[in-house]
RNA sequence: GCCGAGGUAGCUCAGCCUGGUAGAGCACCUGACUGAAAAUCAGGGAGUCGGCGGUCCGAAUCCGCCCCUCGGCA
Numbered sequence: 001g002c003c004g005a006g007g008u009a010g011c012u013c014a015g016c017c018u019g020g021u022a023g024a025g026c027a028c029c030u031g032a033c034u035g036a037a038a039a040u041c042a043g044g045g046a047g048u049c050g051g052c053g054g055u056c057c058g059a060a061u062c063c064g065c066c067c068c069u070c071g072g073c074a
Stems, first nucleotide, its partner, number of pairs: 001073007010026004020057001028044005050066005
């Protein structure tokens, strides 16, 4: 340099193809339970979706450019 995969909550990821209220598990916080914990149960907070622009009534999703990670080729 070329090709491919990926970047979404603290972590691991789904959602993207087919635009229309941003989600799950774990973790965390609060409460119940307990002598106290763990486990379990109930509830809760947390993300301008890698960046900038474009299209559109509307973009995590479509288009362009760029950045970063991983793999392959050279």
Model confidence (mean pLDDT): 84 of 100. This is a predicted structure of a 74-nucleotide RNA (transfer RNA) from an Anaerolineae bacterium. Its Rfam family is "tRNA". It is annotated as a transfer RNA.